[in-house]
Context: one part of a larger RNA
């Protein structure tokens, strides 16, 4: 590694259910006598929760039950109660805290005032005197307002839909209701709701879609009063007080009209008013039969066997397993109340009624009309609102679904009110289930609307089981131990021990078994092989012999053939062959099959899904378990079946009964039964010929012949006619089941949106009240003041002054520029460092308020509006739509697509047709192939002296043009090119070119073949899927090209496996049911690697090459090999070698030269065998060396030149190459030609399945060569699961569930054994479904790996270390000691929040980022004390109540009016200080010493009205002046010192009463014509200075206070500088800087009162706001020293602090 075993974790599964879920009966209103299944808060001995109650608090009386035991859940201690009747049950009472309509007034469950029906309404006797509403209640109902998504495949009328939702209001029901109905010539008679009419009529961009009524059939039934007409006080109502009443009490009367008149008749309708059942059903109750007999297993009997007994009662449950007879209860049967019931029914008063006459009455801005709207099916004809307008009076009106006029007829008689029942509904009792069983059933079986989240609105879980009984582990030991172990005990079990029933899977350990440190992975399949197991549930094996044996088949020997490799024939279809069979035949019991491991052989890229095409480097799953998706109803419509059948069918409701099933009625109605037609309307073959299938029947000729087919015939439409369309010879209809369609959420999961109602300005943006804040230091505006200049306006120097969206600033304190630095599973969901900005102003802060979502707010960036904002949040319309993505769960059989066509606002969709299925029906031909035959075609080809149109040379000729040259005196001529024509030869093309023309398609025919009566072609239904295609070949179109697009055919992939091709969707070969033997394709045959190092011939030297497609061009090529054609050669070719290579002449010009060779022009002639007026090289120039040519020498081919084969060059890619690899060379490579063999699921055999068809009652049989692949789909059969009925059964002598094993069956699955468990399973045959998982980034637990990994190591700026203690244990706890950090804070003192975190004492499982003896942690207790400190009181921005008015309403929304309400810090505001004390409190206690209101006595006083105060902005400056500090000096105590002397420290002291007391200001006095005077402005004969006086400040001075306190002791002065407090100026403003309560003006003494709430702690690098003990955020106060301008940076004090754990 794998797999077992014993554990472990885990909580699935099985079993159970005090819980839900659904339906059904039944019953249905509480409250001002304070409600609510509303809360707070109390409330037991001990009490945290739920339950219950209410200070009389798990309770108290009284009746009735009830009968022994009790004190809820909760089973503990401790104490009690009850036979004088307790508990517990029902009924009646009494108590009932505080808020809640909430109501004396205010308020978050509290307080204040002082006793009050707040507020509204009615009556009143006018007093709240007597009453009444108010607010809740699941749903159900009326009225009132009134959406969107969505559907129309957009969208606007129109739907969704008068829904959701919101506002009022009712009741136990609610609403409607007693015809100015409905109909139709015939009737019915309120009203509702149930059947049905009916998807009908009607409405509708006549789209999508909406949609009645009557009538009928049932349920339940019930009818009354008025107004007026007449009369006119004849009364009436009452709380007995009185009201009310000619504006009319009271009679009388109501559509069957009535009053009035006249006659009749007699006591029945109706209302009133009294008195009153039963049935029934409900509640607490009661009686209620029969075994606990014996034996056996068992811990236990309810089990087995055995032998009884009841039964109007075998409903259920429970007891130590499974009980009629043990308990409880069941059927039955009884009492009592309540319910029926304002009733059935009696009574009594009133009075009902007939007939005739007259002509009084009979409901007004109303009926109608008209303009506009809403609404409805309501159309011309529903209802209703509106504005306008407007009868009639019974001889009259109104309706009869369009108007009008006349007339008829027909119903009823509006404008006024009432009213049970049937009828909905579901808080709530009761009772039930083919409903769920703990991931299910309500969110909720358990402290559940709980814990937790959120400011709020609001969102919301998990958790169920020990045992029969707790008998719940007594005592012992270990240990720091109240953890844990270990004996022991207990009990059938303790692996049932409270983490407790069963105990799976994923994991984790250990242990056994196989394997293992040379190895490379779809983890498996299949052959063999070692080693371990192997009770049981399987029982053959293996070797030997022998007998049959399919395809298919040797060998050897001998005779022929072949260069050969081989081959043929005979032997021989013989040996052999898979496998069957047989044997008293040997062997083997761990043997064999098996089953765990390993090794080998071979073969093999997971699964789902998308998709042409997935192993894919496309998605989707960490892994196991549970749980996850085609259901319901309605209508349609086909098929199966059943029933009936020219008819079928009920439905609502009756009823019956063994009661939601079932039986019986109920035809009201629906389909059918006749149809045509738009309607009026008219209205068809119970058959006239003929052919004919299955059948029958047969003298085998052939009849007959349902059904079917063909004619004829009819019926209506339409038509002059003809013709045409539809329909005709009787079959449906009601049920079930299945498949399909619509409509609903419609398989499951999913949007962004959109509307409706709320709920948020504790974030953050703007206004609004109330306040608070900002070191320093710098510049120096106006103004004045003086000097100067100037006639003057004025302008200037200096100073003084102190403005300023001014300036510098690490002052606080605000912002957030830049490193685009750090960090970025952070410290932080916006932090950290440096840097920068602003820092008297449009500045910044706090509390209070106010503005709200298509809405605010915005110095504007679409910024904010609670970590959400181009339209917050919640919760609802709602399962919104989704043509999109993904998922969609058991097994087999049969057949088996399409990616195409048309349309489409339509191309990601969909409908139709194609193409698949399936079933009827019909009945006899159908054909995809090949070949003939007659037609049809113009491709490929080819061709162009056959067209059109392109398109080379070259020759000849002619006629004319042009140029041009030339000749001529000219006319003209000749010539040479070109252009035209002819002709003749030579070279070429074309999709839109054919004189021509295949192959091949194609029709119709016949022939073979093939299909087909085993039903074939057609026909007709019923379900579908698909309209993203893709490669090859072949032919096209576009395009430089494409693994490119786009078309035709066709294969083939798709949906197709095997073999080969190194590997590969589509190339070859080949269509796979299964298992076994043979042969063979395509393709191989050194070696990996089955089969040849085979045969005969060549070619290649390049590793070319060993690649079908998967690579190579153009050029090149004395690489080699083959075949040609020319020329030269024995009269000597070609090559080499020897010699010859002269002369005229150095030609001639040029030229300094110029001689074969600079250059121009020319290029002769001689001698030769042959030799340039030179092919080169050479010299200045000659020379010189080759060379053409000529002989010799040699001896045979030589040159040239074209075409083939095989190679070579041309040939350059990205980590290491490669022909699959090795490796290959007369080949293992190419080419040609040949023998042998090898290889598939193909072919053959042999035996199975399985389909199909024969044949049978069924099983068994038989045929199948021409049947067996399969995606999307359709059919068909079957496995499994939970509940029902039913059959047979099984279980404590062990059910189900689990774990591991053996068996069967093609499979879904089934079965057996063992072992766990310990209590209920399961067959049959029918039913019925919340039915079957691996995937949906699925949900929900669990758990692995990642990992002993990352991290406990983060800040620029602290830090500990050493000793004692304590402890079982100390880096962290205490303590000393040193040493360190903060010091405008990391010190003090507070608000706000928090809320117990404060202090003691005991403790460490958690928490604490480690440790911990410690703690903001855990458990006990303990703590907060006020007349004077805040609330409390008063007003502020605003708020709310009550009235009023808006509104359709109102929990909305407003102004006035009235009232209350709004400030704890920081507005106003009667009053206290010092000291001591406590573990924790103190301006609260105590000590001492003050003050303040009130109120009462005592004593003074007599007060009019008016005022004044309170009370109030900024910048700026003066003066006084306290605590602080520093200076000097004294004194007291200390330190260091040999002394001198230096250095630290202290050196205190209050509210209060009296005291002084500046400035200002007033008053007297003064009298300046220039003085005074200031920091600065300034002032002045309207009176300056100067003197006096009065008024008047400080937390200010001084005395008391205080022989009080503190201190060990001293317990004093002087100065300086001055926060604070007081107190005066000044200067600025388009900006003027709160209100109210209160005080003030008349006190002095003494006594009494002064309630209620708060009050611990913190107040932040750990108590607050960020999820935390978090580098973030949070408002006030106070502010030592040095040296400094300073609150700067820096060092120290005080104090803290080393846990920024």
């Nucleotide at each position: 590694c794998c797999a077992c075993u014993u554990g472990g974790u885990g909580a699935a599964u099985g079993g159970u259910u005090c819980g839900g879920c659904u339906c059904g009966a039944g019953c249905g209103c509480c409250g001002a006598u304070g409600a609510a299944u509303g809360g707070a808060c109390g409330u037991g001995c001990c009490a945290a929760g739920c339950u219950g109650c209410g200070a009389u608090a798990a309770g108290c009386c009284c009746g009735g039950g009830g009968g022994a035991g009790c004190c809820g859940c909760a089973u503990g201690g401790a104490g009690g109660c009850u036979a004088a009747g307790a508990a517990c049950c029902c009924g009646g009472g009494a108590u009932g805290u505080c808020c809640g309509a909430a109501u004396g007034a205010g308020a978050a469950u509290c307080u204040c005032u002082a006793c009050a029906c707040a507020a509204u309404u009615g009556c009143u006797u006018c007093g709240c005197g007597c009453a009444a509403u108010a607010g809740g209640g699941a749903a159900c109902g009326u009225c009132g307002g009134g959406a969107a998504c969505u559907g129309a495949a957009a969208c606007a009328u129109c739907u969704u839909a008068g829904u959701a939702c919101c506002g009022a209001c009712a009741g136990g029901a609610a609403a409607a209701g007693a015809a100015a109905c409905c109909a139709a010539c015939a009737g019915g008679g309120a009203u509702g709701u149930c059947g049905u009419u009916a998807g009908u009529a009607a409405c509708g961009g006549c789209g999508a879609g909406u949609g009645a009524a009557a009538c009928c059939g049932a349920c339940a039934c019930a009818g009354u009063c008025u107004a007026a007409a007449c009369c006119g006080a004849a009364g009436c109502c009452u709380u007995c007080g009185g009201g009310c009443a000619a504006u009319g009490u009271g009679g009388u009367g109501u559509a069957u009209g009535g009053a009035c008149u006249g006659a009749c008749u007699a006591u029945c309708a109706a209302c009133a008013c009294u008195a009153g059942a039963a049935c029934u059903u409900c509640a607490a109750c009661g009686u209620g039969a029969a075994g606990u007999c014996u034996c056996c297993u068992g811990g236990a009997a309810c089990g087995g066997a055995g032998c009884g007994u009841g039964a109007c009662a075998c409903a259920g449950g429970g007891u130590g397993a499974a009980a009629g007879c043990c308990c409880c209860g069941u059927a039955a049967c009884u009492u009592u109340g309540a319910u029926u019931a304002u009733u059935a029914u009696a009574g009594u008063g009133u009075g009902u009624g007939u007939c005739a006459g007259a002509a009084c009455c009979u409901g007004a801005a109303u009926a109608g009309c008209g303009g506009g709207g809403g609404u409805u099916g309501g159309a011309a004809a529903u209802c209703c609102c509106u504005c306008g307008u407007g009868a009639a009076u019974a001889c009259g009106g109104c309706a009869g679904g369009c108007a009008u006029c006349g007339a008829u007829c027909u119903g009823c008689c509006a404008a006024g009110a009432c009213u049970a029942a049937a009828u909905a509904c579901g808080u709530c009792u009761c009772g039930a289930g083919a409903c769920c069983g703990a991931u299910a059933g309500c969110g909720a079986a358990u402290a559940a609307g709980u814990a937790g989240c959120g400011u709020g609105a609001g969102c919301g879980a998990a958790u169920a089981c020990u045992g029969a009984a707790a008998a719940g582990a007594a005592c012992c030991c270990u240990c720091a131990g109240a953890a844990g172990g270990g004996g022991g005990g207990u009990g059938a079990a303790a692996u049932a021990g409270g983490a407790c029933c069963u105990g799976a899977a994923a994991u984790c350990a250990a242990g056994u078994g196989g394997c293992g440190a040379u190895a490379g992975a779809g983890c498996g399949g299949u052959g063999g092989g070692g080693c371990g197991c192997a009770a049981a549930a399987g029982g053959c094996c293996u070797u030997a012999c022998g007998a049959c044996g399919a395809a298919c088949g040797a060998a050897u020997c001998a005779a022929g053939g072949g260069c050969g490799a081989c081959c043929u024939u005979g032997u021989a279809g013989u040996a052999g062959g898979a496998g069957u069979c047989a044997u008293a035949a040997a062997g083997g019991a761990g043997c064999c099959g098996g089953u765990g491991u390993c090794c080998u052989g071979u073969c093999g890229u997971g699964c789902g899904u998308u998709u042409u095409g997935a192993a894919a480097a496309a998605u989707g799953a960490g892994c196991c378990a549970g749980g996850g998706a085609g259901u319901g109803u309605a209508u349609c419509u086909a098929u199966u079946u059943g029933g009936c059948g020219a008819g079928c069918u009920u439905a609502a409701c009756c009823u019956g009964a063994u009661u939601a099933u079932c039986g019986g009625g109920g035809a009201a109605g629906g389909c059918a039964u006749a149809g045509g037609g738009a309607a009026a309307c008219c209205a068809a073959c119970a058959u006239g010929u003929c052919c004919g299938c299955a059948g029958c029947u047969u003298u085998c000729g052939a009849g007959c012949g349902a059904g079917g087919g063909a004619c004829g015939c009819c019926g209506u439409c339409u038509a002059c006619a003809a013709g045409g369309g539809c329909g005709g010879g009787g079959a449906g209809u009601c049920g079930a089941a299945u498949g399909g369609a619509u409509a609903c959420g419609a398989c499951c999961c999913g949007g962004a949106a959109c509307c409706g109602g709320g709920c948020g300005a504790u974030c953050u943006a703007c206004g609004c009240g109330u306040g608070g804040g900002c070191a320093a230091g710098g510049u120096g505006a106006a103004a004045c003041g003086u000097g100067g200049c100037g006639a003057a306006a004025g302008c200037u120097g200096c100073g003084u002054g102190g403005a300023g969206g001014c300036c510098u600033g690490u002052u606080a304190g605000g912002g957030g520029u830049a490193u685009u630095g750090c960090c970025u599973u952070a410290c932080a969901a916006u932090g950290c460092a440096u840097u920068c900005c602003c820092g008297u102003g449009a500045c910044c802060c706090a509390c209070g308020u106010g503005u709200a979502g298509g809405g605010g707010u915005g110095a504007a960036a679409g910024g904010c509006c609670c970590a959400u904002c181009g339209a917050g949040c919640c919760c609802g319309g709602a399962g919104a739509c989704a043509g999109c993505u993904g998922g969609u769960u058991c097994c087999g059989a049969c057949c088996g697509a399409a990616a195409c066509a048309u349309g489409u606002c339509g191309u990601a969709g969909c409908a139709u047709g194609a193409c698949c299925u399936c079933c009827a029906u019909u009945g006899a031909g159908g054909u995809a192939g090949u070949c003939u035959g007659u037609g049809g075609g113009g491709u490929a080809g080819a061709g162009c002296g056959a067209c059109u149109g392109a398109u080379u040379g070259g020759g000849a000729g002619a006629a004319u043009c042009a140029a041009c040259a030339u000749c001529g005196a000219a006319a003209g001529g000749u010539g040479u090119c070109g252009a035209c024509c002819u002709c003749c030869u030579u070279g070429u093309c074309a999709a839109a070119c054919u004189c021509c023309g295949a192959a091949c398609c194609u029709a119709c025919a016949g022939a073979c073949g093939c299909c087909g009566u085993a039903g074939a072609c057609g026909u007709g239904g019923g379900g579908a899927g698909u309209c993203c295609g893709g490669u090859g070949u072949a032919c096209g179109g576009g395009g430089u090209a494409a693994g490119c697009u786009u078309g035709u055919a066709u294969a083939c992939c798709g949906u197709g496996a095997g073999g080969g091709u190194g590997a590969g969707a589509a190339c070859c070969c080949a269509g796979a049911g299964c298992u076994g033997g043979g042969u063979u394709a395509a393709g191989g045959u050194c070696c990996c690697a089955a089969a040849g190092u085979g045969u005969g011939g060549g070619c290649u030297a390049a590793g070319u090459g060993c690649a079908a497609c998967u690579a190579a061009a153009a050029a090149g090529u004395a690489g080699u090999u083959u075949c040609g054609g020319g020329u030269c050669c024995a009269a000597g070719a070609c090559a080499g070698c020897c010699g010859g290579g002269a002369g005229g002449u150095a030609a001639g010009c040029u030229u300094a030269g110029a001689a074969g060779c600079a250059g121009c022009a020319a290029u002769c002639c001689u001698c030769u065998a042959a030799g340039a007026a030179a092919a080169g090289c050479g010299u200045a120039a000659c020379a010189g060396c080759u060379u053409a040519c000529c002989g010799g020498u040699c001896g045979a081919g030589a040159u040239u030149u074209g075409a083939g084969g095989c190679g070579c060059u041309g040939a350059a890619a990205a980590u290491g190459a490669u022909c699959g690899g090795g490796g290959c060379u007369a080949a293992a490579g190419c080419c040609c030609a040949c023998c042998c063999c090898c290889g598939a699921g193909a072919c053959c055999c042999a035996g199975c399945c399985g389909c199909a068809c024969c044949u049978u009652a069924a099983c068994a049989g038989g045929u199948g060569a021409u049947c067996g692949u399969g995606u999307a789909g359709g059919u068909c059969g079957g496995c499994g699961u939970u509940c029902c009925g039913u059959u047979c059964g099984g279980g404590u002598g062990g059910a189900a569930g689990c774990a591991c094993g053996g068996g069967c069956g093609a499979g879904a699955g089934c079965u057996c054994g063992u072992g766990u468990g310990g209590a209920c399973c399961g067959u049959u045959c029918g039913g019925a479904a919340a039915u079957g998982a691996a995937a949906a980034u699925c949900c929900u637990g669990g758990c692995c790996g990642u990992a002993g990994u990352a991290g406990c190591a983060g800040c620029g700026u602290u830090a500990g270390u050493c000793g004692g203690g304590u402890g079982a244990g100390a880096a962290u706890c205490u303590u000393g000691a040193u040493g360190g950090c903060c010091g405008a804070a990391a010190g003090g003192g507070u608000a706000a929040g928090g809320g117990u975190u404060c202090c003691u004492c005991a403790g460490c499982a958690a928490u604490g980022u480690u440790u911990a003896u410690c703690a903001g942690c855990u458990g006990a207790g303990g703590g907060u004390u006020a007349g004077c400190c805040g609330g409390u009181c008063c007003u502020a921005a605003g708020u709310c109540u009550u009235a009023u008015c808006g509104u359709a309403a109102c929990u909305c929304g407003a102004g006035u009016a009235a009232g209350a309400c709004a400030a704890a810090u920081u507005g106003g505001g009667a009053a206290a200080u010092u000291g001591g004390u406590u573990a924790a409190u103190a301006u609260u206690c105590c000590a001492a010493u003050g003050c303040c209101a009130u109120u009462a006595u005592a004593c003074a006083u007599u007060a009019a009205a008016a005022g004044c105060u309170g009370a109030c902005g900024c910048u700026u400056u003066g003066g006084g002046g306290c605590a602080g500090a520093g200076u000097g000096a004294g004194c007291c105590g200390g330190g260091c010192c040999a002394u001198c002397g230096c250095c630290c420290g202290g050196u205190c002291g209050a509210a209060c009463c009296g005291u002084c007391g500046a400035a200002a200001u007033c008053c007297g006095u003064g009298g300046a014509a220039g003085c005074c005077g200031u920091a600065a402005u300034g002032g002045c004969a309207c009176g300056a200075a100067g003197c006096g006086g009065g008024u008047g400040a400080a937390u200010g001075u001084c005395g008391g206070g205080a022989u009080a306190g503190g201190g060990a002791a001293a317990c004093u002065c002087a100065c300086u500088u001055c926060a604070a407090c007081c107190u005066a100026g000044a200067g600025c403003c388009c900006g003027u800087g709160a209100a109210a309560a209160g005080g003030c003006a008349a006190g002095u003494a003494u006594a009494a009162u002064g309630u209620c709430c708060g009050u611990a702690c913190u107040c932040a690098g750990a108590a607050c706001c960020g999820a935390a003990a978090c580098a973030g955020g949070u408002g006030c106060c106070c502010a030592g020293g040095c040296a400094g301008a300073g609150a700067a940076a820096g060092c120290c004090a005080a104090g803290g602090c080393c846990u920024g754990u």
Molecule: large-subunit ribosomal RNA, half A
Organism: Halobacteriales archaeon